[in-house]
RNA sequence: UUCUUAUCAAGAGUGAUGGAGGGACUGGCCCUAUGAUAUCCGGCAACCUGAAUAAAUUUAUAUUCAACGGUGCUAAUUCCAGCAGGUAUAUCCUGAAAGAUGAGAG
Repeated sequence: UUCUUAUCAAGAGUGAUGGAGGGACUGGCCCUAUGAUAUCCGGCAACCUGAAUAAAUUUAUAUUCAACGGUGCUAAUUCCAGCAGGUAUAUCCUGAAAGAUGAGAG
C1' cells in the first nucleotide's frame, strides 16, 4: 500500500510540558491565548487476549467475568452534508460512498 470482514448514538482529566493552530478531503458549522495540535501521565472501552459455562462429530458459536499484555479512543453522532431513494419540499428518515479502528490475508 491492496483485499476481506466487524464496529462507528454509549464512555473517558479543573493534571504536567509547550506555545498556534485544529476538527481526514470539499462546502458549512465549530473548537482554540479562559491555551489548540502534539508529547507525558491519568482515564474509557473491550477488537485481539485470558478464564468460566452452554452446545457441538469437526470447524465454528453464544453468554458472563477479567483487564497484566497488543492496539484503539479520550469536544460536538464519523460534528453535519457531499451519492441514491422516500417524504408534508420546512425538514426529516433510510441506505450507500468516503473515512477511522480492530482482526485476518497478499
Predicted 3D model of a 106-nucleotide RNA (SAM riboswitch aptamer (S box leader)) from Clostridium luticellarii. The prediction has a mean pLDDT of 81. Taxonomically the source falls in Clostridium (Bacteria, Bacillati, Clostridia, Eubacteriales). The RNAcentral record of the sequence draws on Rfam.